[in-house]
Context: one part of a larger RNA
RNA sequence: UUGGGUUUAAAGGGUGCGCAGGCGGAAUGAUUAGUCAGUGGUGAAAUCCUACAGCUUAACUGUAGAACUGCCAUUGAUACUAUCGUUCUUGAGUACAUUUGAAGUGGGCGGAAUGUGUCAUGUAGCGGUGAAAUGCUUAGAUAUGACACAGAACACCGAUCGCGAAGGCAGCUCACUAAGUUGUAACUGACGCUCAUGCACGAAAGCGUGGGGAUCAAACAGGAUUAGAUACCCUGGUAGUCCACGCCGUAAACGAUGAUUACUCGAUGUUGGCGAUACACUGUCAGCGUCUAAGCGAAAGCAUUAAGUAAUCCACCUGGGGAGUACGGCCGCAAGGUUGAAACUC
Numbered sequence: 001u002u003g004g005g006u007u008u009a010a011a012g013g014g015u016g017c018g019c020a021g022g023c024g025g026a027a028u029g030a031u032u033a034g035u036c037a038g039u040g041g042u043g044a045a046a047u048c049c050u051a052c053a054g055c056u057u058a059a060c061u062g063u064a065g066a067a068c069u070g071c072c073a074u075u076g077a078u079a080c081u082a083u084c085g086u087u088c089u090u091g092a093g094u095a096c097a098u099u100u101g102a103a104g105u106g107g108g109c110g111g112a113a114u115g116u117g118u119c120a121u122g123u124a125g126c127g128g129u130g131a132a133a134u135g136c137u138u139a140g141a142u143a144u145g146a147c148a149c150a151g152a153a154c155a156c157c158g159a160u161c162g163c164g165a166a167g168g169c170a171g172c173u174c175a176c177u178a179a180g181u182u183g184u185a186a187c188u189g190a191c192g193c194u195c196a197u198g199c200a201c202g203a204a205a206g207c208g209u210g211g212g213g214a215u216c217a218a219a220c221a222g223g224a225u226u227a228g229a230u231a232c233c234c235u236g237g238u239a240g241u242c243c244a245c246g247c248c249g250u251a252a253a254c255g256a257u258g259a260u261u262a263c264u265c266g267a268u269g270u271u272g273g274c275g276a277u278a279c280a281c282u283g284u285c286a287g288c289g290u291c292u293a294a295g296c297g298a299a300a301g302c303a304u305u306a307a308g309u310a311a312u313c314c315a316c317c318u319g320g321g322g323a324g325u326a327c328g329g330c331c332g333c334a335a336g337g338u339u340g341a342a343a344c345u346c
Base pairs, nucleotide, nucleotide: 004317005316006315007300008299012314014201015200016199017198021194022193023192025088026087027086028085029084030083031082033081034080035077036076037075038074039073040072041071042070049065050064051063052062053061054060091191092188093187094186095184096183097182099180100179103177104176105175106174107173108172109171110154114150115149116148117147118146119145120144121143125136126135162169163168206247207246208245209244210243211242216240220236221235222234223233258313259312260311261310262309263308266291267290268289269288270287271286272285273284274283295302296301319346320345321344328339329338330337331336
């Protein structure tokens, strides 16, 4: 509980696809279901409201009127909505041509670094810190060189860049797959927008099975610091980090800003096309940024990528705590997720 709100005060679903539902472009005709108008019937009485009256007044009662905002029938109107038909091209899609990118999946290849092993040179330290110590080292370490192996990540380019629905995506190359932009205006002719339930995707961590294991590193051990130090610092180090398949389904999943459409000054940078080219700058479309006007806003600020002006649809909010808890349902191997109160208290 409404004529209110949702960037930051409570509040936009993590993201997409999409059935039902809601909403929906231009012209024209028909119908008259909604809608509007007239008329008739009904809408018991009491109650409510108005006026007058009766009990000394009031409550109460009586009389009259109004009302009963509704329903049914009938006659008419045809703008809007609806239904049926015909037509249109601006919304949407297709075709052809061009173009873009770290978009995805699966292969192949590469160099630097790191670690380990073997060999060689070489000798007493190395490492680490605020300072140290634990640790490694005469069984020859650290350092230097050669060779080999392993796994993981891709310096520079690199950006305020780009792509993707979001999560996210970066060495090079091949194959397959998807998407966007631009141009032509050839084709279809409203085929559209949104979307409860549903389905799919969804970082990291975690879980299951089997591999792999270089680095880093929860837990753990030791050394320091300290009054203590279950930490910060150091030396080690296991899960994990990587791969395949299957789960989990959550994040400050953030632009803390739902999607779509239309409209509303300018300036400037940049990415990708197209047009025109005198190579001066200039037009246009689609993105990505910064500043600013009107307007909005509690302000910070937002400002054609709106938080402005409007429309449609969905989601969500209603004092703090208790509590995203309990109980129940559903899902999950588990961890837990999702839905989600109350008592009490301020």
Molecule: small-subunit ribosomal RNA, central domain
Organism: uncultured Bacteroidales bacterium